[in-house]
Predicted 3D model of a 476-nucleotide part of an RNA (small-subunit ribosomal RNA, 3' major domain) from a metagenome. It matches the Rfam family "Bacterial small subunit ribosomal RNA".
Context: one part of a larger RNA
């Protein structure tokens, strides 16, 4: 100088506490380990793997297995040689990939050359195979923690130190005194976006107060630019005022005024490095294997197995609730191989149907809630797994192995041990609705939007996690 301590001070965090809902028991979804298997393709593995790579595994995708085929190759490029269109159609064998038959069939030039396609040889190819402990790059995580550092200068024989330590104060090494230091750089914080309140421009596809028309009813029409909206552009917030405390300091309390008040709230953004942390299966890459194969093509099959064991979630166990029936109120998104409306068929998933819309115009298109009636506490009119039977779509194709519907079945669960999560506000809990991927879809999952809408925080002893200072070490 670090690093540790079941030393010591000080601080801070949904770290405890003090609440509110969770999980661990049930039954599914899904991920994992195990085990089975031809094959159950690889990777992630304490926190920071396990609804993770996958923003979508019926075939493709697949990398895996098992069978049939291929060897200048599945695609690319260059040289030579030689030949013809390529392709369209119909056929024949097949599992098909690929062989093969028959019909047609070139352009541009007078011509050579050529332009597009197979065939042969040569240089090249291919590999999702090893190594992420040979790298790049991208990323987790300490941690949005407040720290890491530099240059002169001083001090020490030297490693080093000092500035960064003290006293205060902050979310902050953030400011303020003070002081051998003095200043500076990456980090904060701000500048950026998104919302909270206003005014200016600007009014169509949206909005309608006042005026008129017309409708059963409706911004439906004339008009209208005030309201709400929508997108640009400004304002507004600074501890700027007042009052106290404080070192006439930095701050703190606590107030006016305002839509907002003390960082207004969310979001981007991640300092030096730290774990040889992850990733050669995104991509790039050195080296190494590997070329009639570990490359490349097609059909089937696995990645869906199932004594069991764990993480992650949905869905219940019911009367703050179930069924039934009347009725109200959104945001953000998507939409031409698409969104699809009104109408009619269908119990119903759906079908006919095809208006309208490349869009503030048309469409997809709202539950909880509120009003009434019904069950009366029971394994029930709770819950819905399971299964049987009949359907729909999608798609060459749903046997393995798809969604979803209608009848019918009607399991376990009666609040869940030790332990253990989230989370401080428009937040938790609940209620629905979008849209990526995507033919479809195994979505209960990620991302997003909106409706209702809470309880608690004395307080820092204690558990974790971190930041200063100072102490011990036989540690490095």
């Nucleotide at each position: 100088u670090g690093a540790c301590g079941g030393g010591g001070g000080c601080c801070c965090g949904c770290a405890c506490a003090a609440g509110c809902a969770g999980u661990g028991g049930a039954g599914c979804a899904u991920g994992u380990g195990g085990u089975u298997u031809a094959a159950u393709u690889c990777g992630a593995u304490g926190c920071a793997a396990c609804g993770c790579g996958a923003a979508g595994a019926a075939c493709c995708u697949u990398a895996c297995c098992c069978a049939g085929g291929u060897u200048a190759g599945a695609a690319g490029u260059g040289u030579a040689g030689g030949g013809g269109a390529c392709g369209a159609u119909a056929u024949u064998a097949g599992a098909g990939a690929u062989a093969g038959u028959a019909u047609u069939u070139u352009c541009c030039g007078c011509a050579a050359a050529g332009a597009c396609c197979g065939c042969u040889a040569c240089a090249u190819a291919g590999g999702u195979g090893c190594u992420g402990c040979a790298u790049g790059g991208c990323u987790g995580u300490c941690g949005u923690c407040a720290g890491c550092u530099c240059g002169u200068g001083c001090c020490g024989u030297g490693a080093g130190g000092u500035g960064u330590u003290g006293g205060g104060u902050u979310a902050a090494g953030u400011c303020c005194c003070g002081c051998a230091a003095c200043g500076a750089g990456c980090g904060c914080a701000a500048c950026c976006c998104u919302u909270a309140u206003c005014a200016u421009u600007a009014g169509u596809u949206g909005c309608c107060a006042g005026c008129g028309a017309g409708u059963a009813a409706g911004g439906u029409c004339g008009g209208g630019a005030a309201c709400u909206c929508u997108a640009a552009u400004g304002a507004g917030a600074c501890u700027g005022c007042c009052u106290a405390g404080g070192u006439g300091a930095a701050c703190u309390a606590g107030g006016a005024g305002g839509a907002a008040g003390g960082u207004g709230a969310g979001g981007a953004u991640g300092a030096c490095g730290u774990c040889a942390a992850g990733u050669c299966c995104g991509c790039a890459u050195g080296g190494c294997c590997u070329u009639u194969a570990u490359g490349c093509c097609u059909g089937g099959g696995g990645c869906u197995a199932c004594a069991c064991a764990c993480g992650u979630g949905c869905u219940a166990c019911a009367a703050u609730g179930g069924u039934c029936g009347g009725u109200a109120c959104a945001g953000a998104a998507g939409g031409c191989a698409g969104c699809g409306a009104a109408a009619c068929c269908g119990c119903g998933a759906g079908g006919u149907g095809g208006a309208g819309c490349a869009a503030a115009u048309c469409c997809c298109a709202a539950a909880a809630g509120c009003c009434g009636a019904u069950c009366u506490c029971a394994g029930u009119u709770c819950a819905g797994a399971u299964u049987g039977u009949a359907g729909u779509c999608u798609g060459c194709a749903a046997c393995u192995c798809g969604a979803c519907u209608a009848c019918a079945u009607g399991a376990a669960g009666u609040u869940g041990g030790a332990a253990u999560u989230g989370c401080u506000a428009g937040u938790a809990a609940u209620g629905g609705c979008g849209u990526g991927u995507c033919a479809g879809c195994a979505a209960u999952a990620g991302c997003g939007c909106c409706g209702u809408g809470a309880a608690u925080a004395c307080g820092u002893u204690c558990c974790c996690g971190g930041g200063c200072c100072u102490u011990g070490u036989a540690c490095a």